[in-house]
Molecule: c-di-GMP-I-GGC riboswitch aptamer
Organism: uncultured Desulfobulbaceae bacterium
RNA sequence: CCCGAUAAAGCCAAACCCUUCGUAAGAAGGGGGCGGAAAGCAACGGGUACGCCUCAGGCGUAUGGCCGGGCUGCCGAAG
Numbered sequence: 001c002c003c004g005a006u007a008a009a010g011c012c013a014a015a016c017c018c019u020u021c022g023u024a025a026g027a028a029g030g031g032g033g034c035g036g037a038a039a040g041c042a043a044c045g046g047g048u049a050c051g052c053c054u055c056a057g058g059c060g061u062a063u064g065g066c067c068g069g070g071c072u073g074c075c076g077a078a079g
Base pairs, nucleotide, nucleotide: 002079003076004075011036012035016031017030018029019028020027021026034065040071041070044068045067046066047063048062049061050060051059052058053057
């Protein structure tokens, strides 16, 4: 470094419910816990969802817990 244990210490938090924000997708806070070794960061490429328009399409938004690639990072058994 690859790798990722019926290891240790911690971390994050899906669905669903409540409140708030947003036209919406969705977001934030609280509860919750399905899961996660990058479920840490960031919309570069693709996908998907939503909105608008002058609609072979374009623009904008959302999603990193859809995938690829990028940056960073805790622990250390076996190989």